[in-house]
Molecule: transfer RNA
Organism: uncultured Erysipelotrichaceae bacterium
C1' cells in the first nucleotide's frame, strides 16, 4: 500500500425483506426473608463509531474517515 470482517445500553450480543431500537447479565425500586441469597414484579440507562449521500422513511443501502482484527505484498 491492497483485500476482507467488526464497531448497537456499563459488559456479552441479536436485530431476517428498509417501516415500533431489543435480549441476557449488571445497576436500581418494591414484594418475599429474622438477615443475606434465591425468586417475583417494575424502573432507569442508546449521538446504532464520526461525517456525507440515496429514500416518504436508514442500525440496515452507497461513499468517506477513524479504531480493532485477519490475510496479501
Nucleotide at each position: 500500500g491492497g483485500a476482507c470482517g467488526a464497531u448497537u445500553a456499563g459488559c456479552u450480543c441479536a436485530g431476517u425483506u428498509g417501516g415500533g431500537a431489543g435480549a441476557g447479565c449488571a445497576u436500581u425500586u418494591g414484594c418475599u426473608u429474622g438477615a443475606c441469597g434465591u425468586g417475583c414484579a417494575g424502573a432507569g440507562g442508546g449521538u446504532c463509531a464520526g461525517c456525507g449521500g440515496u429514500u416518504c422513511g436508514a442500525g440496515u443501502c452507497c461513499g468517506u474517515u477513524a479504531u480493532c482484527g485477519u490475510c496479501c505484498a